[in-house]
RNA sequence: GCCGGGGUAGCUCAGUGGUAGAUGCGCUUCUCUGAAAAAGAAGAGGUCGAGGGUUCGAUUCCCUCCCCCGGCA
Numbered sequence: 001g002c003c004g005g006g007g008u009a010g011c012u013c014a015g016u017g018g019u020a021g022a023u024g025c026g027c028u029u030c031u032c033u034g035a036a037a038a039a040g041a042a043g044a045g046g047u048c049g050a051g052g053g054u055u056c057g058a059u060u061c062c063c064u065c066c067c068c069c070g071g072c073a
Base pairs, nucleotide, nucleotide: 001072002071003070004069005068006067007066010025011024012022013021018056027043028042029041030040031039049065050064051063052062053061
């Protein structure tokens, strides 16, 4: 340099053109306990990598760029 895959909650990952999810881990509060742990209940947390374009509407489609992984040279 070329090709492919990926970037979504603190983490691991789903997701689809109609204002975003997990019986997951973690976090907060409550119940329980003498106090914890465990268990149970409730809840918070996101400019969906950045900027443009298409569209009535974009996390999703198109373009450019950035970052990570793999292959080729």